[in-house]
RNA sequence: UCAGCAGGGGAGUCCGUGGGCGGGCUGAGAGGAAGUUAUCAACUUCGACCCUUUAACCUGAUAUGGGUAAUGCCAGCGUAGGGAGAUGAAU
Repeated sequence: UCAGCAGGGGAGUCCGUGGGCGGGCUGAGAGGAAGUUAUCAACUUCGACCCUUUAACCUGAUAUGGGUAAUGCCAGCGUAGGGAGAUGAAU
């Protein structure tokens, strides 16, 4: 690095709209399909995507600095505390 197998994870923000829904921003991904319930909400399964110990994701954080129409949008914090892997093959 690759392979099959197994496992982990998130889905924010702004505008219009009663909501569904539509559109803008960032991103790999911003809920694609089916279903359930106490039905305008929440959850479950599957799918897509990312990650599996070199930062996916969670906590600290309703925090700090910068920036934005707004937002974990960017940076620091971060050799922080947690967090899901073993096997085979090639070099």
This is a predicted structure of a 91-nucleotide RNA (TPP riboswitch aptamer (THI element)) from Blautia hansenii. Its mean pLDDT, the model's own confidence on a scale to 100, is 76. The sequence is in RNAcentral, with records from MGnify. The model forms 96% of the base pairs in the Rfam consensus.